[in-house]
RNA sequence: AAAACACUUCAGGGCAGGGCGCAAAUCCCUACCGGCGGUAUAGUCCGCGAGCCUUUUAAAAGAGGCAUGAUUAGGUGAAACUCCUAAACCGACAGUUACAGUCUGGAUGGAAGAAGUAAUAU
Numbered sequence: 001a002a003a004a005c006a007c008u009u010c011a012g013g014g015c016a017g018g019g020c021g022c023a024a025a026u027c028c029c030u031a032c033c034g035g036c037g038g039u040a041u042a043g044u045c046c047g048c049g050a051g052c053c054u055u056u057u058a059a060a061a062g063a064g065g066c067a068u069g070a071u072u073a074g075g076u077g078a079a080a081c082u083c084c085u086a087a088a089c090c091g092a093c094a095g096u097u098a099c100a101g102u103c104u105g106g107a108u109g110g111a112a113g114a115a116g117u118a119a120u121a122u
Stems, first nucleotide, its partner, number of pairs: 001122001006117005017029003031102002033091002035048004043089002051066005071087005093105003
């Protein structure tokens, strides 16, 4: 200097205003929000995470399976579907006096991962 291994901490934002209605933060107008790694700075490119099922288990971990959204044009540049300008689009599951990206719940959970501590081989 530094694998493996062990441990610690951290790790998601958002319906203001109006309309209809018995009833809507769920419909309509409008508003607002954007996890992680990669790459010229990304919700929409590439990859990953969150959900569900099966198996195993005391419970987990692990293994297997299913599901998994959305962008164009112009400009600058060596390089940008990432920047700038403009116009678009997308958003798990369960619940609900009425259909939810934004409310409530699983969740004081889990997790992509980020930072750090310790440590041996070398």
This is a predicted structure of a 122-nucleotide RNA (FMN riboswitch aptamer (RFN element)) from Tenericutes bacterium HGW-Tenericutes-5. Lineage of the source: Bacteria > Bacillati > Mycoplasmatota. Its Rfam family is "FMN riboswitch aptamer (RFN element)". A reference for the family is Vitreschak et al. (2002), "Regulation of riboflavin biosynthesis and transport genes in bacteria by transcriptional and translational attenuation", Nucleic Acids Res. Its family is annotated with FMN binding in the Gene Ontology.